[in-house]
Predicted 3D model of a 78-nucleotide RNA (transfer RNA) from a Thermococcaceae archaeon.
């Protein structure tokens, strides 16, 4: 430098095709049941720039253009 997939809550991840109520589900946190007390379990709550600029629309996590990270390939290795 080329091609290909991710980026969504503290962590992981669906949801993105086919726009129009943001959770899809574990883990984690608090709070309350249970227990002698913690665990386990149940039950209930927070928690959000959908990387980031711009576009298109009545409306974008979603479509479209650049940018920025990560990941896998692949040119190169003078």
């Nucleotide at each position: 430098c080329c091609c290909g997939c991710g980026g969504u809550a503290g962590c992981c991840u669906a949801g993105c095709c086919u726009g129009g109520g943001a959770g899809u589900g574990g883990c984690g946190g608090c709070g309350g049941a249970c227990u002698g007390u913690a665990g386990a379990u149940c039950c209930g709550c927070a928690g959000g720039u959908c990387c980031c600029c711009g576009g298109u629309u009545c409306a974008a996590a979603u479509c479209c253009g650049g940018g920025c990270c990560g990941c896998g390939g692949g040119a190169c290795c003078a």
The sequence was found in a public genome assembly. The coordinates come from a structure-prediction model, not an experiment, and the mean pLDDT is 81. Rfam family: tRNA. Rfam links the family to the GO term triplet codon-amino acid adaptor activity.